[in-house]
């Protein structure tokens, strides 16, 4: 992207006609999702006074936006792909684990202030076939085995065996400098390195957020009952409202609440003129934002939008004399106050 | 315009990540009876609606789908 066109017959709403009727003519009449309600905002009501708690939600930086949990641009880390250290290409719920407190079953010696089973090395003793081998005390995280993880990696030195112990090189971590609106990148310089994972665990931190929901609400019409009964209140104030709590505000006097009971069962707006849609055009990498033209495009009540034929397109199957010919098929779907975005579902072509 | 829920054939709990896949009814064998019920005894039956993530590790936490209840 969302099949095209013509006839005929329906449907449903606006104007218009008159013969005022299930009438006739004219005009319009579903989507990218009308879906899902996932999320943001308009709009109404809470008597429009709110704060602190808690409680819900976002989370790399700048930006766009009416707002977003959305979208552009870009940084980081990560995955692939290319003979390859660069560049393309896909993903990231991507603050904070040196604030704190929790978890980590099994296996395993040992699981988070480390640790000593195997197997390594000293020392003592005791045996000895003189190779060595038992016991005991210690030193060692280097090797093995176990875990999803066993507390920086390599090489090299150093040791009784080792080990950032010590060096290079890589990694990490500080604060410095430059670059950059920032995330952060680059440089040299310092520090043997102390600081595993888990916040889709509580949390902490920095921004945000009232509630109800179109059955919101308003106007008219109808009907009616200011009737009965109980409680309570009339300023020393019963009782309601303000999401949960505290508090603080506001309404409140022929009034509240209840209980029993009579009525209405409609019709207008709200509602489609709008953060609208087409074009061109300028500004900005982008997303988007501004000008100029034009343009009116479904509003309803359980609630319309379709049926048939025939042409053309598309797909597909079968025949074929490769020219055609017949048949089949037309994705997912169906407004209900609007509008932004996410998801999802969706045959064919295209890129 | 909102809320809950799905676990074994059937109703139900597990929801606090790890030996957490459980219970009663049913059903299948066994034992008991002359034989059947009830009692005992012991088995099997489960992708915890899908499908992804996060985690070492999900039935649990978080997305997003289907399906069924309430208002």
């Nucleotide at each position: 992207u969302a099949g095209u066109c013509u006839a005929u017959c329906g449907c449903u709403g606006g104007c218009g006609a008159c013969u005022u009727g299930u009438u006739c003519g004219u005009c319009a009449g579903a989507g990218g999702a009308a879906a899902g309600u996932c999320u943001g905002g308009g709009c109404a009501g809470u008597a429009u006074a709110g704060a602190g708690c808690a409680c819900c939600g976002u989370a790399c930086u700048u930006c766009c936006u009416a707002a977003c949990g959305g979208g552009a641009a870009g940084g980081u880390c990560u995955c692939g792909a290319u003979u390859g250290u660069a560049u393309c290409g896909g993903g990231a719920a991507c603050a904070g684990a040196a604030a704190g407190u929790g978890c980590a079953g099994c296996a395993g010696a040992a699981a988070g202030u480390a640790a000593a089973c195997u197997a390594c090395c000293u020392c003592u003793u005791c045996a000895u076939u003189c190779g060595u081998g038992a016991a005991g005390a210690g030193g060692a995280a280097a090797a093995g085995g176990u875990g999803a993880a066993a507390g920086g990696g390599u090489g090299g030195g150093g040791u009784a065996a080792g080990a950032g112990c010590c060096u290079a090189c890589c990694g990490g971590c500080g604060a410095u400098u430059u670059g950059g609106u920032g995330a952060c990148a680059a440089a040299g310089c310092g520090c043997g390195c102390a600081a595993g994972g888990u916040a889709a665990a509580c949390c902490u931190u920095a921004c945000g957020g009232a509630c109800u929901g179109a059955a919101a609400g308003a106007u008219c019409a109808u009907g009616u009952a200011a009737a009965c009964c109980a409680a309570g209140g009339u300023u020393u104030g019963a009782g309601g409202g303000u999401u949960g709590c505290u508090c603080g505000c506001c309404c409140g006097a022929a009034c509240u609440u209840g209980g029993a009971g009579g009525g209405u069962a409609g019709a207008u707006c709200g509602a489609u003129u709008g953060a609208a849609c087409c074009u061109u055009c300028c500004a900005g990498u982008g997303a988007u934002g501004g000008a100029a033209g034009g343009u009116c495009u479904a509003g309803a009540g359980a609630a319309a939008u379709g049926a048939u034929a025939g042409a053309c397109a598309a797909u597909u199957c079968a025949c074929u004399u490769c020219g055609g010919u017949g048949g089949a098929u037309u994705a997912c779907a169906g407004a209900a106050c609007c509008c932004g975005g996410c998801u999802u579902a969706u045959g064919g072509c295209u890129u | 315009g909102c809320g809950a829920g799905a676990u074994a054939g059937c109703u139900c709990a597990g929801g606090c990540g790890g030996u957490c896949a459980g219970a009663g009814c049913g059903u299948c064998g066994g034992a008991u009876u002359c034989a059947u019920a009830a009692c005992c005894c012991g088995g099997a039956g489960g992708u915890c609606g899908a499908g992804a993530g996060u985690u070492c590790g999900a039935g649990u936490c978080u997305c997003u789908c289907u399906c069924u209840c309430g208002c």